Large-subunit ribosomal RNA, domain I from a soil metagenome, 508 nucleotides, folded computationally.
Context: one part of a larger RNA
RNA sequence: UGCAUGUGGUGGAUGCCUUGGCGAUCACAGGCGAUGAAGGACGUUGUAGCGUGCGAUAAGCCCCGGGGAGCCCGCAAACAGGCUUUGAUCCGAGGAUUUCCGAAUGGGGGAACCCGGCCCGCAAGGGUCAUCCCUCGCCGAAUCCAUAGGCGAGUGGAAGCGAACCGCCUGAACUGAAACAUCUAAGUAGGGCGAGGAACAGACAUCAACCGAGAUUCCGAGAGUAGUGGCGAGCGAAAUCGGACCAGCCUCUCACUUUUAGCCAUUGCGUUAGCAAAACGGUCUGGAAAGUCCGGCCAUAGUGGGUGAUAGCCCCGUAUGCGAAAACGCGAUGGUGGAACUAGGGUGAGGACAAGUAGGGCGGGGCACGUGAAACCCUGCCUGAAGAUGGGGGGACCAUCCUCCAAGGCUAAAUACUCGUGAUCGACCGAUAGUGAACCAGUACCGUGAGGGAAAGGCGAAAAGAACCCCGGGAGGGGAGUGAAAUAGAACCUGAAACCGCAUGCAU
Repeated sequence: UGCAUGUGGUGGAUGCCUUGGCGAUCACAGGCGAUGAAGGACGUUGUAGCGUGCGAUAAGCCCCGGGGAGCCCGCAAACAGGCUUUGAUCCGAGGAUUUCCGAAUGGGGGAACCCGGCCCGCAAGGGUCAUCCCUCGCCGAAUCCAUAGGCGAGUGGAAGCGAACCGCCUGAACUGAAACAUCUAAGUAGGGCGAGGAACAGACAUCAACCGAGAUUCCGAGAGUAGUGGCGAGCGAAAUCGGACCAGCCUCUCACUUUUAGCCAUUGCGUUAGCAAAACGGUCUGGAAAGUCCGGCCAUAGUGGGUGAUAGCCCCGUAUGCGAAAACGCGAUGGUGGAACUAGGGUGAGGACAAGUAGGGCGGGGCACGUGAAACCCUGCCUGAAGAUGGGGGGACCAUCCUCCAAGGCUAAAUACUCGUGAUCGACCGAUAGUGAACCAGUACCGUGAGGGAAAGGCGAAAAGAACCCCGGGAGGGGAGUGAAAUAGAACCUGAAACCGCAUGCAU
């Protein structure tokens, strides 16, 4: 030095586990904000830090319900001091307080800071003061009336935030075409504006085909069809049928008539705390029984979780039944209200029936349709009708025929989505997986910044977390003790391999 056997160290794979994730289904909710949001800064406990809660009334105050014996948040104990059957802690409804920043709004500003005016008050302190729009009032130019404009008031509105879904405006490129320019990707991504719990659309100037249908939206078929297309790559309908869901209306004037909304009361259902809730003992093994064996019981409850191993009957629950002072949602009934220039419904009469529009030309865009034989829809520029004896459409165009009535408006449901709440589920993951994050993670750390972005779970049933003695400066170790186990000792379950020792044998 090698090989072998044994025994250790190192290391943290593997197995088992799960507090966290992932994906669904159903129901709810779909907004919050000048009554100051979202998000923060700084404070706040007898307490040094971090988290959580809260706000100078500061882990809390008041009140109404629930509940019923302990409690004074977590890491996290100890000490000190308190609260509580006169019902605390805790859970739910309502209310009070709610520093400073932040749309941030008195002015400023390098967010959480600085500096003011006016009013009230002895003071401490309190209130108020941004901008724009709207309404009302007053004043009021050039310029007579007026208008512009100015001033003031308003318990009128807006603003800012928010995951996706939605509408409109704007709008790429990589890529594909095996190159590339029309084309494609794609009206996608991105950007802007705006709204709602959905949005948009919507009550035929629609289709159809000589038969007829009868708003819109969504799904299945029609159909990868008809078409379109450097007829390349590709793109790609509609009628019609089957379903989901169904709902129709308004306009200006007058007259008559009526009562809806709103509010109040009663009542029902639901949501936000909860309550009751059946049935087991022994034996053996073991540290421990829920396991074994023996004998029982309940079940509208044998979903699930926990308990020292695997429990229907030990605990929490579960089936089932019940429950609200208060707030909120939905419905029913009754009452009130009752309109004036002014809300809704009904009836009647009169009236109205949408013009720089339809259409045309030029240039574009949208339609599955790339200019094509290209209808139809939109419109930047130029033009420009008719008026129901009228007008649009039926894919160039004309006639006949059929069908509908544009240039005003509203409209639930079927549909889309999930930041979020509750319940339930998974031939989903199980710590290099599953979220980036099971753990104080969008943290530490990196970057001027936009931004990037980790690692890190497991003693034991219970801390019973090793008193005391010994070696040592300590670290660490040896005894002793606990425990079923300490090669479970906190660097803690299991403890693979690489790698490093020790002992013995053999070889050199």